[in-house]
RNA sequence: GCGCCCAUAGCUCAGCUGGAUAGAGUAACCGGCUUCGAACCGGUUGGUCGGGAGUUCGAAUCUCUCUGGGCGCG
Numbered sequence: 001g002c003g004c005c006c007a008u009a010g011c012u013c014a015g016c017u018g019g020a021u022a023g024a025g026u027a028a029c030c031g032g033c034u035u036c037g038a039a040c041c042g043g044u045u046g047g048u049c050g051g052g053a054g055u056u057c058g059a060a061u062c063u064c065u066c067u068g069g070g071c072g073c074g
Base pairs, nucleotide, nucleotide: 001073002072003071004070005069006068007067010026011025012024013023019057028044029043030042031041032040050066051065052064053063054062
C1' cells in the first nucleotide's frame, strides 16, 4: 500500500429480507430466602446502536466517508 472482518448497556453478545416501547446473560443496587453469607428467586437501574453525511414515509439494519481494532497478501 491492497483486500476482508468487527464496532449495540460497565463487561460478553443477539438483533441486520429496513418498520413492534432496542433485547439476553452478567455486573451494580433493592427485596425475598438464610443465624449471617454464598447459591437460588423476584425487581430496579443502565445504550448518542463508534463519529459524520446520504438514500427512504421510516435506518442498529442499505450506501459513502472518517476513526479505532483484528486477520490475510505484498

Predicted 3D model of a 74-nucleotide RNA (transfer RNA) from Marinicella litoralis. Its Rfam family is "tRNA". Model confidence (mean pLDDT): 80 of 100. Taxonomically the source falls in Marinicella (Bacteria, Pseudomonadati, Pseudomonadota, Marinicellaceae).